[in-house]
RNA sequence: GCGCCUGUGGUGUAAUGGUAACACAGUAGCUUCCCAAGCUCCGGACGUGGGUUCGAUUCCCAUCAGGCGCU
Numbered sequence: 001g002c003g004c005c006u007g008u009g010g011u012g013u014a015a016u017g018g019u020a021a022c023a024c025a026g027u028a029g030c031u032u033c034c035c036a037a038g039c040u041c042c043g044g045a046c047g048u049g050g051g052u053u054c055g056a057u058u059c060c061c062a063u064c065a066g067g068c069g070c071u
Stems, first nucleotide, its partner, number of pairs: 001070007010024004018054001026042001028040003047063005
């Protein structure tokens, strides 16, 4: 330099164009003499910028970060 893959809450993963879901973790409450476990509730995310579309996490382009391969 070229090509390919990945990027979603604090963490690990879903969602093949139509209200972003689940688990763990965290807050608050219930339970208990206390702790753990259990139950209920709450907050929190689509790497960034454009394009297509009535509508984009999804499709296209660029860019950033990480990884792999070739030279």
Predicted 3D model of a 71-nucleotide RNA (transfer RNA) from a Planctomycetaceae bacterium. The sequence is in RNAcentral, with records from ENA. Its Rfam family is "tRNA". By type it is a transfer RNA. Gene Ontology term of the family: triplet codon-amino acid adaptor activity. Taxonomically the source falls in Planctomycetaceae (Bacteria, Pseudomonadati, Planctomycetia, Planctomycetales).